[in-house]
Context: one part of a larger RNA
RNA sequence: GAACGAACGCUGGCGGCGUGGCUAAGACAUGCAAGUCGAACGGAUCAGUGUAUUUAUAUAUUGGUUAGUGGCGAAAGGGUGAGUAAUGGAUAGGUAACGUACCCUGUACUCCGGGAUAGCGUCGGGUGCUUGCACCCUACCGAAAGGGGCAUUAAUACCGGAUAAUGUCAUUUGUCGAUAGGCGAAUGACCAAAGAUUCAUCGGUACAGGAGCGGCCUAUCUCCUAUCAGCUUGUUGGUGAGGUAACGGCUCACCAAGGCGAAGACGGGUAGCGGGACUGAGAGGUUGGCCCGCCACAUCGGGACUGAGACACUGCCCGGACCCCCACGGGGGGCUGCAGUAACGAAUAUUGGGCAAUGGGCGAAAGCCUGACCCAGCGACGCCGCGUACGGGAGGAAGUUCUUCGGAAUGUAAACCGUUGUCAGGGGGAAGAAAGUGCGUUUCGGCGCAUUGAUCUAACCCAGAGGAAGUCACGGCUAACUUCGUGCCAGCAGCCGCGGUAAGACGAAGGUGGCAAGCGUUGUUC
Numbered sequence: 001g002a003a004c005g006a007a008c009g010c011u012g013g014c015g016g017c018g019u020g021g022c023u024a025a026g027a028c029a030u031g032c033a034a035g036u037c038g039a040a041c042g043g044a045u046c047a048g049u050g051u052a053u054u055u056a057u058a059u060a061u062u063g064g065u066u067a068g069u070g071g072c073g074a075a076a077g078g079g080u081g082a083g084u085a086a087u088g089g090a091u092a093g094g095u096a097a098c099g100u101a102c103c104c105u106g107u108a109c110u111c112c113g114g115g116a117u118a119g120c121g122u123c124g125g126g127u128g129c130u131u132g133c134a135c136c137c138u139a140c141c142g143a144a145a146g147g148g149g150c151a152u153u154a155a156u157a158c159c160g161g162a163u164a165a166u167g168u169c170a171u172u173u174g175u176c177g178a179u180a181g182g183c184g185a186a187u188g189a190c191c192a193a194a195g196a197u198u199c200a201u202c203g204g205u206a207c208a209g210g211a212g213c214g215g216c217c218u219a220u221c222u223c224c225u226a227u228c229a230g231c232u233u234g235u236u237g238g239u240g241a242g243g244u245a246a247c248g249g250c251u252c253a254c255c256a257a258g259g260c261g262a263a264g265a266c267g268g269g270u271a272g273c274g275g276g277a278c279u280g281a282g283a284g285g286u287u288g289g290c291c292c293g294c295c296a297c298a299u300c301g302g303g304a305c306u307g308a309g310a311c312a313c314u315g316c317c318c319g320g321a322c323c324c325c326c327a328c329g330g331g332g333g334g335c336u337g338c339a340g341u342a343a344c345g346a347a348u349a350u351u352g353g354g355c356a357a358u359g360g361g362c363g364a365a366a367g368c369c370u371g372a373c374c375c376a377g378c379g380a381c382g383c384c385g386c387g388u389a390c391g392g393g394a395g396g397a398a399g400u401u402c403u404u405c406g407g408a409a410u411g412u413a414a415a416c417c418g419u420u421g422u423c424a425g426g427g428g429g430a431a432g433a434a435a436g437u438g439c440g441u442u443u444c445g446g447c448g449c450a451u452u453g454a455u456c457u458a459a460c461c462c463a464g465a466g467g468a469a470g471u472c473a474c475g476g477c478u479a480a481c482u483u484c485g486u487g488c489c490a491g492c493a494g495c496c497g498c499g500g501u502a503a504g505a506c507g508a509a510g511g512u513g514g515c516a517a518g519c520g521u522u523g524u525u526c
Stems, first nucleotide, its partner, number of pairs: 001526004006522005013386006019379002021344001027341002030339003035072003040069002043066011079297003088222008098214003103210008111161004121150003124137006140147002167190010195202002223269003230260003235257008272294004276287004299320005322333004350376001352375003358372001359370004389419004399410004423467001425462003432456002436451006470515005475496003481510005491498002
């Protein structure tokens, strides 16, 4: 000198764009952050209409709402950096060792049956007699969370059968290959499905291919420490088996005794990695906050289930710690999501608005959900822009300071005269951020009408210099000087050093210099 997710002191007018718990991966009150589909299914309920009758019931139908079954999603999006020095990351390759829901393309199919279960209903005891009705107690268990028995019902839920190759397996075989094996051919065996509808379609099954995404493998690079020198028994390799989507000591039985290491194994410490960022002429040094990619984690430890995908932040089970409810028998919880709370700390924001846009989930769609996101709020935390007026105005008011008492400085500064109107203030309000969506019409290209903005905003008008300047320094380095006070005291200080009676270095005042809505200090990096 530059930089910062900064903090502190003094000060503070406006706007734009960014940015804001670096400490306790310590604990959390409250609200919200993942739902959706009635065009998969049977009910329930509300309203309308039709029919029948006993006029409040039955039945049919239309529309709305919906707890449940079922489907898809919930593995994304969002957060954090604890752990991890390699099961991570970066770069370059490999997979003849693999998977893939939704999406796209193609081929073939979508046949016949069955039994349940949620839901809805119900549950015990007593009395009377007319012996199958009436009445009474409010009535399965449990405080609750929740659970049980019986009866009954539907499906794109579940199950059985049929059909089937290009699929899978086995056998035979051709060809390619160094092996493992790849690509073909033949024969045999095995494996599937679901319907809905406004009749336009939307779905379902099998197989092949694609796209995108993912699993696995290899090489190279990837902090400090030798005051860590030897480490290793599933360890290193083989055979066989199991397991996996898949290779593999991944696991197991047997066999061999290997494997790694001063080019630093093993141990200890520290740490998420990269694109990048800061600095520097560069080489390099430092760093990884915001944004993007990858990884890891979700109170701590372990486990699997479901599923195309998890060993799953707002799923399940077990154990630990902690908190809450309790009728003491037992239950419930997890902000490292967005706000917010106390705590910690030098220190870090609103329990805001909206789904209008972009994106995501579901749905045929309308639409619903979305603390992702878009906006607004707070903070000079940073960068950038603007303003706090402009022109004239005296040998120069007053005040103040200094003085050799003559004067000098503040100083065109003020007053005064003229001008302007940025910003703030008051009024005013358009385009745009809007693409879509609904209805009608259509020659299927469109056209017409209606409608969708949380938030942001220009021009224009009004008034009038009015509302808007500080902070640090002035001995040298280093731009900027005098007086008074103090008297090695009080104090200053980055280094050298000032202060013991004329201090340009302390304190105050006047003046001056620097920067400016900031200035200075502290911390850290180069």
The part of an RNA shown here (small-subunit ribosomal RNA, 5' domain) has 526 nucleotides and comes from a metagenome.